RNA sequence: AGAGUUUGAUCCUGGCUCAGAACGAACGCUGGCGGCGUGCUUAACACAUGCAAGUCGAACGAGAACGCCCCUUCGGGGGUUAUUAAAGUGGCGGACGGGUGAGUAACGCGUGGGUAAUCUACCUCUCAGUGGGGGACAACCUGCCGAAAGGCGGGCUAAUACCGCGUAACACGAUCGGCUCACAAGGGCCGAUCGUCAAAGGUAGCCUCUGCUUGCAUGCUAUCACUGAGAGAUGAGCCCGCGUCCCAUUAGCUUGUUGGUGGGAUAACAGCCUACCAAGGCUACGAUGGGUAGCCGACCUGAGAGGGUGAUCGGCCACACUGGAACUGAGACACGGUCCAGACUCCUACGGGAGGCAGCAGUGGGGAAUAUUGCGCAAUGGGCCAAAGCCUGACGGAGCGACGCCGCGUGAAUGAAGAAGGCCGAGAGGUUGUAAAGUUCUUUUCUUGGUGAAGAAUAAUAUGAGUAGUGGAAAGACUUAUAGAUGACGUUAGCCAAGGAAUAAGUCCCGGCCAAUUACGUGCCAGCAGCCGCGGUAACACGUAAGGGGCGAGCGCUGUUCGGAAUUAUUGGGCGUAAAGGGCGUGUAGGCGGUCUCAUAAGCCUGGUGUAAAAGAUACUGGCUCAACCAGUAUUUUGCGCUGGGAACUGUAGGUCUUGAGUUUAGGAGGGGAAGCUGGAAUUCCAGGUGUAGGGGUGAAAUCUGUAGAUAUCUGGAAGAACACCGGUGGCGAAGGCGAGCUUCUAUCCAUAGACUGACGCUGAGGCGCGAAAGUGUGGGGAGCAAACAGGAUUAGAUACCCUGGUAGUCCACACUGUAAACGAUGUGCACUGGGCGUAGGAUGCGAUUAAGUGUUCUGUGCCGUAGCUAACGCGUUAAGUGCACCGCCUGGGGAGUAUGCCCGCAAGGGUGAAACUCAAAGGAAUUGACGGGGGCCCGCACAAGCGGUGGAGCAUGUGGUUUAAUUCGAUGAUACGCGAGAAACCUUACCAGGGUUUGACAUGUACAUGUAUGUCAUAGAGAUAUGGCAGCCUCUUUUGAGGCGUGUACACAGGUGCUGCAUGGUUGUCGUCAGCUCGUGUCGUGAGAUGUUGGGUUAAGUCCCGCAACGAGCGCAACCCCUGCUGUCUGUUGCUAACAGGUAAUGCUGAGGACUCAGGCGGAACUGCCGGUGACAAACCGGAGGAAGGUGGGGAUGACGUCAAAUCCUCAUGGCCCUUAUAUCCUGGGCUACACACGUGCUACAAUGGCCGGUACAAAGUGUUGCGAGACGGUGACGUCAAGCUAAUCACAAAAAGCUGGUCUCAGUUCGGAUUGGAGUCUGAAACUCGACUCCGUGAAGUUGGAAUCGCUAGUAAUCGCGCAUCAGCAUGGCGCGGUGAAUACGUUCCCGGACCUUGUACACACCGCCCGUCACACCACCCGAGUUGGGGGUACCCGAAGUCGCUAGUCUAACCGUAAGGAUGGCGGUGCCGAAGGUAUGCCUGGUAAGGGGGGUGAAGUCGUAACAAGGUA
Repeated sequence: AGAGUUUGAUCCUGGCUCAGAACGAACGCUGGCGGCGUGCUUAACACAUGCAAGUCGAACGAGAACGCCCCUUCGGGGGUUAUUAAAGUGGCGGACGGGUGAGUAACGCGUGGGUAAUCUACCUCUCAGUGGGGGACAACCUGCCGAAAGGCGGGCUAAUACCGCGUAACACGAUCGGCUCACAAGGGCCGAUCGUCAAAGGUAGCCUCUGCUUGCAUGCUAUCACUGAGAGAUGAGCCCGCGUCCCAUUAGCUUGUUGGUGGGAUAACAGCCUACCAAGGCUACGAUGGGUAGCCGACCUGAGAGGGUGAUCGGCCACACUGGAACUGAGACACGGUCCAGACUCCUACGGGAGGCAGCAGUGGGGAAUAUUGCGCAAUGGGCCAAAGCCUGACGGAGCGACGCCGCGUGAAUGAAGAAGGCCGAGAGGUUGUAAAGUUCUUUUCUUGGUGAAGAAUAAUAUGAGUAGUGGAAAGACUUAUAGAUGACGUUAGCCAAGGAAUAAGUCCCGGCCAAUUACGUGCCAGCAGCCGCGGUAACACGUAAGGGGCGAGCGCUGUUCGGAAUUAUUGGGCGUAAAGGGCGUGUAGGCGGUCUCAUAAGCCUGGUGUAAAAGAUACUGGCUCAACCAGUAUUUUGCGCUGGGAACUGUAGGUCUUGAGUUUAGGAGGGGAAGCUGGAAUUCCAGGUGUAGGGGUGAAAUCUGUAGAUAUCUGGAAGAACACCGGUGGCGAAGGCGAGCUUCUAUCCAUAGACUGACGCUGAGGCGCGAAAGUGUGGGGAGCAAACAGGAUUAGAUACCCUGGUAGUCCACACUGUAAACGAUGUGCACUGGGCGUAGGAUGCGAUUAAGUGUUCUGUGCCGUAGCUAACGCGUUAAGUGCACCGCCUGGGGAGUAUGCCCGCAAGGGUGAAACUCAAAGGAAUUGACGGGGGCCCGCACAAGCGGUGGAGCAUGUGGUUUAAUUCGAUGAUACGCGAGAAACCUUACCAGGGUUUGACAUGUACAUGUAUGUCAUAGAGAUAUGGCAGCCUCUUUUGAGGCGUGUACACAGGUGCUGCAUGGUUGUCGUCAGCUCGUGUCGUGAGAUGUUGGGUUAAGUCCCGCAACGAGCGCAACCCCUGCUGUCUGUUGCUAACAGGUAAUGCUGAGGACUCAGGCGGAACUGCCGGUGACAAACCGGAGGAAGGUGGGGAUGACGUCAAAUCCUCAUGGCCCUUAUAUCCUGGGCUACACACGUGCUACAAUGGCCGGUACAAAGUGUUGCGAGACGGUGACGUCAAGCUAAUCACAAAAAGCUGGUCUCAGUUCGGAUUGGAGUCUGAAACUCGACUCCGUGAAGUUGGAAUCGCUAGUAAUCGCGCAUCAGCAUGGCGCGGUGAAUACGUUCCCGGACCUUGUACACACCGCCCGUCACACCACCCGAGUUGGGGGUACCCGAAGUCGCUAGUCUAACCGUAAGGAUGGCGGUGCCGAAGGUAUGCCUGGUAAGGGGGGUGAAGUCGUAACAAGGUA
């Protein structure tokens, strides 16, 4: 510090996710030791049991027992225990320490101040005192009530308990005076008068005084207590400035409320309380209300700024079962006190009582989850005490938990036969791996035994020294030195010795991010997953193994926080199109603000000073063997207060200026606004005239209208609405918007030159106003147009598009609504920053003035462009550039501009405006493709023009379907269907039935045994096969054997037309013989990419030329190859025959010849070469000449990069999987030939351009010895018999047919047509039943030219005619070839199909067979409304009113004081008033749970209906 993820790819925006650190954690697997920390985050839920606050006998009275000793009459007594225990009175302490975080949004906390408005026990210092009396009450004794808790009565008693009196000021109160501080006040100091208020003793010692009297005290000394006053210290109370979470879908709140006066209360100020008076107080700088929360030092994270947290430790606050209340006290409204009410638990004799772990342990419960009912007061600290001491779950130790941090160990060295085993393997080997074993060492740790610190200081007490200092006297006090008991932890830490590698390694991961890979299993299953995503038979992603990587006594997972995230942006973001500028103006608060001068010092800068607790953090140093941990020093604590100084800037106050802004005079432009008046064209209607059959409307029609006279045309009239031409990226207005003319009223703007005011300015949250269309209300108006509606069409449907009608509305007036893609998708204002070209309105110069024109300048409105900006597109002085000021708005998509609440509206609706849930994207710009019922240009039998077919019939053949035991398998739009198959009777054959075989029908090897091979016979059987017999018996050799071949047995293995063409090779089809497809370098672009390859011409062609940021190149095109067309030359048999010769009935038949034909080689020829024209002078095109052939002459072979997961595992090859007495193999028979039907491809026809019969002519290319077979004979014929010739330019197949010619038929289901079928045959073949072809005789079906639709063909082509070949025993209407005869038509490219290029749009990229919307149906999820129902919270009004404070009260009682007494004073009890918790009633509010039913939303494999959007998406 970044990375993954939207796309085919790219850049950007933007969310989601990951890598880091941390934790009071929890869960999974695992677990050796030690140190230091840490441990109920949930139920402030309920608690059994024990302990957690007592102490003082030196304040007081009273006072046991056990035990021990003594005595005893044996009943007991005495002493000691005993300055006792347990209680009581009294004092001090139980307000600290310890726990918890419920409440609290507050002066609660933090920080800084104030207290002149206050208190403070114990402690310290100073001053002054401590006199003299009195009366009670507990305990105790006794009586009574009660189950208990406890209570009542009577009697006795002490005090440092209680109460008077005396004394007292520097205290307090009142009045008065002076000085001083001070903003003020009850401040400080001094003085006067009057009044008021104290106390307690204990212990030890002593006998100097005093008293008794001879050791005691009421005396003295010391000390501890006590009282009053002042000061300090400590602690506390109260007040103030600033800071302190979220919600405005909480906007108004408040009656003790705000202030005053009197009174009361408090330690103290104050509405703190009360009576009266006034009507205030708070709030957009967020009151009030709601939600949440203890606050801080700090902790976590972060570069920081920030963000999150508030465990442990420390400071503050609050609370103690819930609510209320006071008492006591220095201090409480009191965790282990009291009273009352409530809930809960327990006891009970049912009458009543008791209790409060949020102290330490512990229990139940809740929960993912959090420990021992341990030891000790030895240390530190606290309470009481004179002290010893007692108490102390504070605390110190220990126990449990890997909960965290830190440290150590599980061994070290050596060891290659690179062991065994595992795993992988291309079978070589590799890897685990020096790892192990083995050898040599060590002993941290462990076990056993021993030894052994520090934590302890000192107290009482003793002794010594010193200080202060008095007395009659230092035994006293204080300081100090020495001696001086005490250890929970603890079998401590540490150290020593012995033993022995001995006791000690796991966990997560290995597709990318992210370090680390192979095999097997599984087969969209099981599963994984943080995101992207893996898994459907070859998974580096699941599970296991091996290997590897990370960390390591831990490792992973989950949760949470910060970071990365500049993803809330102060540091540090944005708003034309990605989310985002308010519809526009005016203006309030607020923010910001021109020039000069003077002052000030609030902001600002700077020095000093106080505070900012400690701990923590950082740096250095030190102590535990190191570290964690602990300690010391320094720094930090960025803040706040006080104070000195400065004056540039901002602010504030006074003054000045004119440039910002404004006013006015003289000009100008304009559809700016409002009202009134007027006009013509058009439309419709009405009346009349002319006139006759249609008009209207559409893609085509119909509804409609018209003979009752329309449309058309003319004349006249009426009505309403809108204003052609001018008219223009022209004008005006803030925006919405504004268009005939004239008048009136009114507002703005522009330019120039003056005058005036003197910063009066900019922006603008709320507020107010304006605001298209549609819509609403009331009243008018209504010609045209026209939602709704009706009809007609279209359509599968058509609630649409089209047509005919037509009502609201559109118009006017007055109100309302308040929204628009209200758009420049661009807030307003000011300033600055190259230009060019238009246009509108001014001013001004030149043009002598004017005009045209031209220059300068201001204001508006457009286009193009520099720099710059931008993701790009683009913007570019009218900025989206560079800055300033202010406002508005945004923060992933969906849910949703929805729900709910509130506000506005008559309504429609508008404004404000969420969440649950869900997805990993949604989006912007640009790129390459593909596509378009987009455009341009071009081509093709693509259409058109023609010719002939198919589709109808019968048959053949293939396919689907059906059937079947099987009807083997594959091919399925074009690109399957006379296809694989170039021949299914058996075989083929893969299918079915049945019968057999198991090293196999076939290959190789090894071992053993045995024999050749081969031919043949018999028996059984359907055959395979089985059994038996006969013949036969290889080569070499040393005769042992070796080799070859075969058979049998056994083992390796064979075999598979079994699966996967979506694992593959090879081959093939198709786009398409279309003209395309790419690369290198350069250049442009952030990039994907572009350029080149586009453009202008041209071509069959990316063919060529020209131009050009391109220049070149490759694969394709073309050419090179083959056939064919002309020709030269060579050769000349089996071919040929002109001349010569011979011969025949005839024939190159023979001799001969090479002339010709022909055949086979090798050449030539054609190149836009020539001429003319067109064209850019090019390429090229058009025409012509010559030529056998003319513009690639015709045909073939040849198929670029790629597309279709196209076809083929059944040609072959091949990975993987599967079968192995079977999915292999052999045999017989059957099937592939089935048949209601549907389709494709063909044949034959329907006839006279024909059929039949007779005669007659002309090919090419092939094939032939298991063959072709002349000829002769036989048969009606298929064919048979005999048989020549030919291994082929020699012989044969072989007849070519259409044609020509003669005859016949005469339009008919026929002399057309031949299906079907009966009979008889021929041939092939072991074998024609299923199931061959052919022949003859007989039979003679459909069919009379074929609906919608559809196919082929552009010249030797179509059409038509026959011939041959492959396969093959036989079987051809199919396939592949061959020749004969031989047309018609092409204007042309609008349309259909396919294709090429350029361009355009795109929401497509699996690429239009794309994408995608909504309803409905089903399932699930969260939510909204909801009759109700049930909780919680706080409010108001009223009722009841506990305890208790305060007040009143003479019913009752009353020790101390007064009084001789009566009585009084005082106090208690009782009664009563105000307030007052819980409770009750009523009412409305807020917020949960639940709910019949209703509603929309999201998700889901797949479903239904349509096709709304994306292309002109078929109506933009």

Notes: The RNA shown here (small-subunit ribosomal RNA) has 1516 nucleotides and comes from a metagenome. The sequence is in RNAcentral, with records from SILVA.